The RNA shown here (transfer RNA) has 68 nucleotides and comes from a bovine gut metagenome. The prediction has a mean pLDDT of 83. Its Rfam family is "tRNA". It is annotated as a transfer RNA.
RNA sequence: CAGGUAUAGUUCAUCGGUAGAAUGCUAGCUUCCCAAGCUGGAGAGACGGGUUCGAUUCCCGCUACCUG
Numbered sequence: 001c002a003g004g005u006a007u008a009g010u011u012c013a014u015c016g017g018u019a020g021a022a023u024g025c026u027a028g029c030u031u032c033c034c035a036a037g038c039u040g041g042a043g044a045g046a047c048g049g050g051u052u053c054g055a056u057u058c059c060c061g062c063u064a065c066c067u068g
Base pairs, nucleotide, nucleotide: 001068002067003066004065005064006063009023010022011021012020017053025041026040027039028038029037047061048060049059050058
């Protein structure tokens, strides 16, 4: 300098209209206890701007990381 990535504690979806899942956490049920299993609950868009009725999504900048 060029390209790419950044979303829940973790791993990943979501190509302009309420951000979902797995796992973890937690409450209950089940069990003599533990584990396993079943049902429910809480929890997230790196940061700053722009465009738009509306932005995780499009544009610019910036930060960190990866590749060359």